A computed fold for a 685-nucleotide part of an RNA from Pseudo-nitzschia micropora, annotated as large-subunit ribosomal RNA, domain II. The gene name in the source record is rnl. It matches the Rfam family "Bacterial large subunit ribosomal RNA". The full RNA is in RNAcentral, with records from ENA. The organism belongs to Pseudo-nitzschia, within Eukaryota.
Context: one part of a larger RNA
RNA sequence: ACCAACAAGUUUAUUUUAGUGGCGAGCUUAAGUAAUUAGAUACGUAGGCGCAAAGAAAUUAAGUUUUAAAAGGCUAUUUUUAGUCUCUAGAAUAAGACCCGAAACUAAGUGAUCUAGUCAUGAACUGGUUGAAGUUUAGGCGGAAACGCCUUUCGGAGGACCGAACCCGUGUAUGUGGAAAAAUACUGGGAUGAUUUGUGAUUAGGGGUGAAAGGCCAAUCAAACUUAGAGAUAGCUGGUUUUCUGCGAAAUCUAUUUUAGUAGAGCGUUUAAAUAACUUUUUUAAAGGUAGAGCUCUCGAUAAACGAUGGGGACUUAACGUUUUACUGAAUUUAUUGAAACUUCGAAUGUUAAUUAUAAUGAAUUUAAACAGACAGACUGUGAGUGCUAAGAUUCAUGGUCAAGAGGGAAACAGCCCAGAUUACUAACUAAGGCUCUUAAAAAUAAUUAAGUGAAAAAAUUGUGAAAAAAUGUUGACAACCGAAAAGUAGGCUUAGAGGCAGCCACCUUUUAAAGAAAGCGUAACAGCUCAUUGGUUUAGUUUUUUUGCGUUGAAAAUGUAUGGAACUAAAAUUAUUUGCCGAAGUUGUAAAUUUAUGAAAAUUAAAUGGUAGCAGAACGUUCUGUAAGUCUAAGAAGUUUUAUAGUUAUAUAAAAUGGAGACAUCAGAAAUGAUAAUGUUGGU
Numbered sequence: 001a002c003c004a005a006c007a008a009g010u011u012u013a014u015u016u017u018a019g020u021g022g023c024g025a026g027c028u029u030a031a032g033u034a035a036u037u038a039g040a041u042a043c044g045u046a047g048g049c050g051c052a053a054a055g056a057a058a059u060u061a062a063g064u065u066u067u068a069a070a071a072g073g074c075u076a077u078u079u080u081u082a083g084u085c086u087c088u089a090g091a092a093u094a095a096g097a098c099c100c101g102a103a104a105c106u107a108a109g110u111g112a113u114c115u116a117g118u119c120a121u122g123a124a125c126u127g128g129u130u131g132a133a134g135u136u137u138a139g140g141c142g143g144a145a146a147c148g149c150c151u152u153u154c155g156g157a158g159g160a161c162c163g164a165a166c167c168c169g170u171g172u173a174u175g176u177g178g179a180a181a182a183a184u185a186c187u188g189g190g191a192u193g194a195u196u197u198g199u200g201a202u203u204a205g206g207g208g209u210g211a212a213a214g215g216c217c218a219a220u221c222a223a224a225c226u227u228a229g230a231g232a233u234a235g236c237u238g239g240u241u242u243u244c245u246g247c248g249a250a251a252u253c254u255a256u257u258u259u260a261g262u263a264g265a266g267c268g269u270u271u272a273a274a275u276a277a278c279u280u281u282u283u284u285a286a287a288g289g290u291a292g293a294g295c296u297c298u299c300g301a302u303a304a305a306c307g308a309u310g311g312g313g314a315c316u317u318a319a320c321g322u323u324u325u326a327c328u329g330a331a332u333u334u335a336u337u338g339a340a341a342c343u344u345c346g347a348a349u350g351u352u353a354a355u356u357a358u359a360a361u362g363a364a365u366u367u368a369a370a371c372a373g374a375c376a377g378a379c380u381g382u383g384a385g386u387g388c389u390a391a392g393a394u395u396c397a398u399g400g401u402c403a404a405g406a407g408g409g410a411a412a413c414a415g416c417c418c419a420g421a422u423u424a425c426u427a428a429c430u431a432a433g434g435c436u437c438u439u440a441a442a443a444a445u446a447a448u449u450a451a452g453u454g455a456a457a458a459a460a461u462u463g464u465g466a467a468a469a470a471a472u473g474u475u476g477a478c479a480a481c482c483g484a485a486a487a488g489u490a491g492g493c494u495u496a497g498a499g500g501c502a503g504c505c506a507c508c509u510u511u512u513a514a515a516g517a518a519a520g521c522g523u524a525a526c527a528g529c530u531c532a533u534u535g536g537u538u539u540a541g542u543u544u545u546u547u548u549g550c551g552u553u554g555a556a557a558a559u560g561u562a563u564g565g566a567a568c569u570a571a572a573a574u575u576a577u578u579u580g581c582c583g584a585a586g587u588u589g590u591a592a593a594u595u596u597a598u599g600a601a602a603a604u605u606a607a608a609u610g611g612u613a614g615c616a617g618a619a620c621g622u623u624c625u626g627u628a629a630g631u632c633u634a635a636g637a638a639g640u641u642u643u644a645u646a647g648u649u650a651u652a653u654a655a656a657a658u659g660g661a662g663a664c665a666u667c668a669g670a671a672a673u674g675a676u677a678a679u680g681u682u683g684g685u
Stems, first nucleotide, its partner, number of pairs: 001685006011095009021085003026049003032043003053060002063074003098239002101236001105229006116203009125193001127162003130158001134154001138151005166190003171186004205221001207217003242619006252265005267373001268371008278362001279360002283354004292345001293343002298339008310327001311325005377402010407418003422592004427588003433582003436566003442579007454568001459553003463550010480537005486510003491505003516531001519530003593609005620674001622671005630664003639658008
């Protein structure tokens, strides 16, 4: 991993609701007794509920109580006294209470054959090296001596040295479902000591032991192991077994040692009752201060006018005062302007109310009782807050979809667009979206685009189309080509020089068709080359501005091009127009099923039938019991394999083969009653 078997809302008591049946102002027995195969049954009236309440109670009583009395409290009265017991189903409470799952806590015990420390008693350490204290002999030196020093001879100390056994485990490699739940190989450390080791004993779980690492205490240690309390508890995770039918949510508010939970409300289901109102549209009447707008108020902004006050200066005084201006700049006025916490104004939408009316192939609303689920929401459109007018961000409001919704479109794509799947059909019409091929379906007309634009900004654009305006032009334009572009004069100044062209000042006059005291290049300064201006040649449009369509640049990302691809250019792109077609589980058609309404019933007719949590209803199957002293069965039971038929389904029936002895209709009853899932359990492979 696969297959098989096993595996989860149960039981008891009490309460309550609904249904069912019995009796009914009553209903009912419990323990127990009798009888019986057993059950049913009979007896049993103790007790319970109900028929009357109030008060602490005596007590009173349709009333009672408090009080001096009353109001008041509770109860009864009105039109009406209905309960109680059994069974079935739902729920609640108490219990393990649907099942599995902790880490932990407590108690009583068992462990020191591992390991830590200790005690008792034993054992072990090849060989080699060094040579402390001390000291014999001999010699020397010093000393009066004791003795000291040197050399020499002995001596044999050490948590000394090297290195086997032994003990340990430094580094590396292998190994890592290993040969091994800690090893092997090589290399290392200690190796007479705080050494190593045998045997026996001892210390025990909040305790031991620890040269101390929270280490070790039997492969278990920040509190061992075993058993018990015990099915500890788990607001947390996982799982929870047949079918069909009807309806069908929520992810919000309030509260919470509360935000993974729970309770009340809102939203769902079922039953019963009530209502003729409810929803949408129209009409009428209301309240309001948002969008917008505005500047009357409030707080700001900009400019100007006027200008108090303050500062500085001048004159001057005893003090005053007069005058002035680099400044300061309140208030006022004029003009312009911003505002969620400004408003002289002010919508749409929305909200409320109303009676009559209007329309619908709309459906409900309320009350009571029982049962829920849910209180982690997601994206998208619109209006806002926070944020960077960032986020697939976050928090509200208001719609939609998903959630719980399949189908078609968006290449693929919960939340976008279209549209809500009862079933069957090789029928038709459409929606969104499409119609070259992939791929079902298309053509036409008039333009634009040349960028493969056809997917992106500010900005730029003598790419090109359209519209408008202005100017100019056969008295010859725009462009091009051939000429002229001079003189006073090298203007004056400055300067080494300054001659149109470093710089300063001025910028006149003449000749002219025209020509600047010069727009640019150039020279050291001149020179030289252009330009402005003008003549000629040529010839018909030219120049500028504004608005606008489509393009171009702007344009960089990680496997490989990338409107999905192929490909597309008078289009298969873009704009405008026209007529077709395709296209869904939509709608229609044909056939059928179920539910609801109508109906006594059937039929008919009409509508409905997506669905998670969840509520309600109806069924299938399994085991056992009664029915059953029955039925089937060796002329072959159950089981198994295969096939066929029936049913919306769970399933049922039949046949054949196998099998070799039991099985069972029907209607009831009782449950250890249904497994693709729990890192499920056990077994097999």